A computed fold for a 1457-nucleotide RNA from a Patescibacteria group bacterium, annotated as small-subunit ribosomal RNA.
Model confidence (mean pLDDT): 85 of 100.
Its Rfam family is "Bacterial small subunit ribosomal RNA". Gene Ontology terms of the family: structural constituent of ribosome and ribosome.
NCBI's taxonomy places the organism under Bacteria, Bacteria candidate phyla.
The sequence is in RNAcentral, with records from SILVA.
[in-house]
RNA sequence: AGAGUUUGAUCCUGGCUCAGGAUUAACGCUGGCGGCGUGCCUAACACAUGCAAGUCGAGCGCCCCUUCGGGGGAGCGGCGGACGGCUGAGUAACACGUUGGUACCUACCCCAAACUCGGGAAUAAGCGCUGGAAACGGCGUCUAAUGCCCGAUAGUCUCUUCGGAGUAAAGCUUUCGCGGUUUGGGAGGGGCCUGCGCAUGAUUAGCUUGUUGGUAAGGUAAUGGCUUACCAAGGCUUCGAUCAUUAGAUGGUCUGAGAGGAUGAUCAUCCAGACUGGGACUGAGACACGGCCCAGACUCCUACGGGAGGCAGCAGUGAGGAAUCUUGCACAAUGGGGGAAACCCUGAUGCAGCAACGCCGCGUGGAGGAAGACGGCCUUCGGGUUGUAAACUCCUUUUAGGUGGGACGAACAUUGACGGUACCACCUGAAUAAGGACUGGCUAACCACGUGCCAGCAGCCGCGGUAAUACGUGGAGUCCAAGCGUUAUCCGGAUUUACUGGGCGUAAAGCGUGCGUAGGUGUUUCAGUAAGUCCCCGGUGAAAUCUCCGAGCUCAACUCGGAAACUGUCGGGGAUACUGCUGGAAUAUGAGUAUUGCAGAGGCAGACGGAAUUCUCAGUGUAGCGGUAAAAUGCGUAGAUAUUGAGAAGAACACCGAUGGCGAAGGCAGUCUGCUGGGCAAUGACUGACACUGAGGCACGAAAGCGUGGGUAGCGAACGGGAUUAGAUACCCCGGUAGUCCACGCCGUAAACGAUGGGUACUAGGUAUUCGGGGAUUAGACCCCCUGGGUAUCGAAGCUAACGCGUUAAGUACCCCGCCUGGGGAGUACGGCCGCAAGGCUAAAACUCAAAGGAAUUGACGGGGGCCCGCACAAGCGGUGGAGCGUGUGGUUUAAUUCGACACUAAGCGAAGAACCUUACCAGGGCUUGACAUCCCGGUCGCACUUCUGGGAAACCAGAAGGUCAGUUCGGCUGGACCGGUGACAGGUGCUGCAUGGUCGUCGUCAGCUCGUGUCGUGAGAUGUUGGGUUAAGUCCCGCAACGAGCGCAACCCUUGUCGUAUGUUGUAUGUUUCAUACGAGACUGCCUCGGUCAACGAGGAGGAAGGUGGGGAUGACGUCAGAUCAGCAUGGCCCUUAUGCCCUGGGCGACACACGCGCUACAAUGGCCGGUACAAUGGGUUGCGAAACCGCGAGGUGGAGCUAAUCCCAACAAAGCCGGUCUCAGUUCGGAUUGGAGUCUGCAACUCGACUCCAUGAAGCCGGAAUCGCUAGUAAACGCGGAUCAGCCACGCUGCGUUGAAUACGUUCUCGGGCCUUGUACACACCGCCCGUCACACCACGAAAGUCGGGAAUGCCUGAAGCACUCUUUGCCAACCUUUGGAGGCGGAGUACCACGGCAGGCUCGAUGAUUGGGGUGAAGUCGUAACAAGGUAUCCGUAUCGGAAGGUGCGGAUG
Repeated sequence: AGAGUUUGAUCCUGGCUCAGGAUUAACGCUGGCGGCGUGCCUAACACAUGCAAGUCGAGCGCCCCUUCGGGGGAGCGGCGGACGGCUGAGUAACACGUUGGUACCUACCCCAAACUCGGGAAUAAGCGCUGGAAACGGCGUCUAAUGCCCGAUAGUCUCUUCGGAGUAAAGCUUUCGCGGUUUGGGAGGGGCCUGCGCAUGAUUAGCUUGUUGGUAAGGUAAUGGCUUACCAAGGCUUCGAUCAUUAGAUGGUCUGAGAGGAUGAUCAUCCAGACUGGGACUGAGACACGGCCCAGACUCCUACGGGAGGCAGCAGUGAGGAAUCUUGCACAAUGGGGGAAACCCUGAUGCAGCAACGCCGCGUGGAGGAAGACGGCCUUCGGGUUGUAAACUCCUUUUAGGUGGGACGAACAUUGACGGUACCACCUGAAUAAGGACUGGCUAACCACGUGCCAGCAGCCGCGGUAAUACGUGGAGUCCAAGCGUUAUCCGGAUUUACUGGGCGUAAAGCGUGCGUAGGUGUUUCAGUAAGUCCCCGGUGAAAUCUCCGAGCUCAACUCGGAAACUGUCGGGGAUACUGCUGGAAUAUGAGUAUUGCAGAGGCAGACGGAAUUCUCAGUGUAGCGGUAAAAUGCGUAGAUAUUGAGAAGAACACCGAUGGCGAAGGCAGUCUGCUGGGCAAUGACUGACACUGAGGCACGAAAGCGUGGGUAGCGAACGGGAUUAGAUACCCCGGUAGUCCACGCCGUAAACGAUGGGUACUAGGUAUUCGGGGAUUAGACCCCCUGGGUAUCGAAGCUAACGCGUUAAGUACCCCGCCUGGGGAGUACGGCCGCAAGGCUAAAACUCAAAGGAAUUGACGGGGGCCCGCACAAGCGGUGGAGCGUGUGGUUUAAUUCGACACUAAGCGAAGAACCUUACCAGGGCUUGACAUCCCGGUCGCACUUCUGGGAAACCAGAAGGUCAGUUCGGCUGGACCGGUGACAGGUGCUGCAUGGUCGUCGUCAGCUCGUGUCGUGAGAUGUUGGGUUAAGUCCCGCAACGAGCGCAACCCUUGUCGUAUGUUGUAUGUUUCAUACGAGACUGCCUCGGUCAACGAGGAGGAAGGUGGGGAUGACGUCAGAUCAGCAUGGCCCUUAUGCCCUGGGCGACACACGCGCUACAAUGGCCGGUACAAUGGGUUGCGAAACCGCGAGGUGGAGCUAAUCCCAACAAAGCCGGUCUCAGUUCGGAUUGGAGUCUGCAACUCGACUCCAUGAAGCCGGAAUCGCUAGUAAACGCGGAUCAGCCACGCUGCGUUGAAUACGUUCUCGGGCCUUGUACACACCGCCCGUCACACCACGAAAGUCGGGAAUGCCUGAAGCACUCUUUGCCAACCUUUGGAGGCGGAGUACCACGGCAGGCUCGAUGAUUGGGGUGAAGUCGUAACAAGGUAUCCGUAUCGGAAGGUGCGGAUG
């Protein structure tokens, strides 16, 4: 310090996620030791048991015991139980923090002064009687005090009318001494007041009646409405009152560079609480955790009559919970209470125990050790790795264990819980001691197997569908380490709430517009002041913490000492530039006023005008009109449309007219008149900062819509009809109601847009236009120069993510307002306000996604545009589609009909030859190291092999005979072959072409595809390659921030056409020629004319065999289609192994209702048949071609010459053609399918299933629907010939060869395909794309809902415990004083006021739940349509109204995105 994630890629915006640190943690796996810390975050839930506050006999009386020293006990009395300890419920508050203040109090302690005299009456304990289960009492009687009371004394004390009046005390002790009372002061502690600081919500906007103030009184330690009476009507609040919710506050802690954010365990300070609520008493202090009274809930005891209790003290229990310890030791230390002290008490505290809960430290050994052992894992089988790791050798002993010694902590004597602890010494022995997570990227670390979108993983992106570094296991590795991971939470990264430090044209974001209140901000200058601001000084900012320095535990953690810091706040002093405040002045310098002019659809009202439309009447006139892509509905013989005249009505104002003008915006358009707002210019007279902005507020505000009343010509939601369509609730057509218009009143929204708030200032210009002013000039108008206001357009700098903006800023700055913070849910719900309604304004959450988005780039696409090409269309010729047959495919069938190929780019394709074989398929019969390869062992050397016999369908089985290798070191030694055996292995046309190589098809022989350097751009990329011409061509030329280059094009290669030269076999009868072979020549727009940019190039011409690449072939760029092929071959992985391998016989691949592709033959006279007759080329041949001759009607047979081929043969007269004859338009002398018969040939074998021949038979078919194919010249068409494969052949296929030999092309509108440029895009799997809404199903959260249930805070009324206060009472009881009947006073009793709990009532508010219901979200391949993205096929969108299954349609107005 950043990284991952939106895209094909890019830049930006923007969210999500990760790496870091931290924790009172918990969970999973694991666990050796020590030190120091920490340990109920939940139920302020309930608590068994023990302990946590006592002490004093030197205040007092009594009782008991005694060793006679003393000790013990309950009481009276004193001091302390208001500290310490615990908890955080409540509290949004002077509670806390900080700063000041004072009207107050203060036991014990300190200082000072003074005093401490004399009396009195009771009472507990005790004793006696007695009640009760108990708790606890009752009556009588006795008694003491530092208990209580009275008197005296009296001052600095209190009160005061200033004369005076009032108020104290306690004693104890052997001594020192300890106490007591009063007053003043101090210290420490507390009370009260105060400025400032301290949480969220406005979907909480008004709150308040003791309320705010005053007077008087009461009350308090003290101020005060603290309380009461009276008077006044105040007080608080948008700088957020009230209400609601949440919360102890702080020092600090965590994080962060900081500013901040989060937090408030342990430690420290303050506050609050003590079962819940209320209350007071005592006291210096409490409204009191281990005190009291009352009420309530709960628990316990009970003899049922009554009683007792309060762990949020320490341990501990239950419960809750993911979760938090021992019913320990000691008062030795520190501290506290009491005491004169000894001492007692102290769950404060000091220690120990439990827990890896945290931090820190240590260890689990060290050195050597390669045969790199075994084992594991991987492997290319060579090896690699685990790995010096282990074993083994030597050594050490921290730690754990054993034995012995043994502290500091203690001061002032005694006194040590910890503790026989720390520490020290010795002994034994490598001995007692390693795990966890991770290994796709982020992020360090990789292989194998298993699994097969399953099981699972996952923080984000994402992995898993048979080769998973992402799942599980193993090995290896990486990171940490007595821990490691996970989860949760906080800060960080996040400049992602932006003070430091963000934005708002298009990404989220400028209010529709103005006026204006509060507020914020504000021209020049002088003086004063000193609030802000700055400086200095002082006080404070507790300690701890943090930082630095030092010190102590062996180090560290930890602890101690010192310093600094605590960024704060208060006070004092000073400064005066800036801001503020006060006072004065100035202005051609903001703003306003005045005067003189100017332009204008600015607004309101009234009047008038013409054109057009429609309607009415009348005339002319006749059959149509109208409407559309085409139609129809509609109108018209009852006379339309058309045309002429007259009239009526409403609405809107052509031309001018514009990038024009005006207005704040919405908006404003015939002409004239009236009223009226604003602007600009000039002048420089007046005022003198009067200004800018503007939360709330007020006003205006298109269209649609609403209310009332008018009006209604045209247009026209809804609606009706006609078309279109699969449908058409639309687009188109014919009608048509609200509405559109007017008046008045509402509504308050728009893409209300420049998607750009207002103001001021500054920062190059050019051009156009509009409205003014000035100058110069002119006869005048223009033109020209200067200047002010507006509107456009292009552009410097600058800005911007880019696009773009650019003096009319989106530049540079300042001031003020509004708004934004991922997408969806949603501008929705609820609440509130407004509205007649429609609805508007304000405005969430749950849930869900990892994106949503902006600009630009490259492609692809478009029912976008431009240019161009191609047998692409057109123009032609001939076909296919109909028939029969052949062949291939689908389908069906079958035991099998083996497999593959499926638009173009499958289908006479793989297959250039399925009767067996082939053959992969089926049935049956056989084999199992195998039909084939290598290795090992044994055997045989004539084995192999050949022939025969038997069985069998054959394979195969059994038997017989024949058959004597080579080398040699002479060894059954070697080679080789075979047989048998064993296991490694063979074998597989089994699967995956979506794991692959190779090869091929296709776009396409289309003209394209790229690179280097440079330049431009933040970048993807662009440029080059675009542009103007030209070409078959990215072919060439010119231009150009490009200059060059590569793969393609072309050329080079083969062939063909002409000529020359050489050669001449097997060619030629001979000469010439032809022919053959080889080498050359020739063609290059070279020449001429014209066009063109003096170019490239094009048009024409000459010459020439050939002319503009002469014809043909080979040649196929970067790439696309997961195109085809695992069955040609090769090959990874998987699968089979007496079978998915191998052998054999037979069958099948040839089936047949049907459908399609490719062909052949035809339908005939341009023909068939018969006879005669002419002319080729390419090829093939020894397992072959096979001549002559003879036989057969023929296929063919016999025969065998010649030929290893320019020689011989196939091979013939090649066929069409030509000549002659015949047939005469018909299912024929066309056509030949089919069938019967007879044969030939090949072959082991023609039944399934061959070809050919002869005789006979003689089917469909008379030129083919929609549709569709080929071809531009030696081409199409027609004709025959050859070859491969091959025994033969289902070949009519394929592939070559020659013979005869046309027609047509105006042209590029259309169809198809392609190339280039450009444009739009929401596509990038790229239009076979993307994508919207209803409906159906499942799940989820939310809203509404008759209600139901619960909580909270108030209000009104009733009740009114305890208590305090007041009043009354004294009939009851009582020692002190006075008096002696009694009184005062106290206790008691009654009432009143206040008040807790409780009750009643109607509301408010929050939550839970609720039949049903509403929309929303998410889901696998569901249904219906096709709304949007391209002109998305009707441009889209906004507001509004209406209609419709749904997207949506339509009307009106608006925007261009």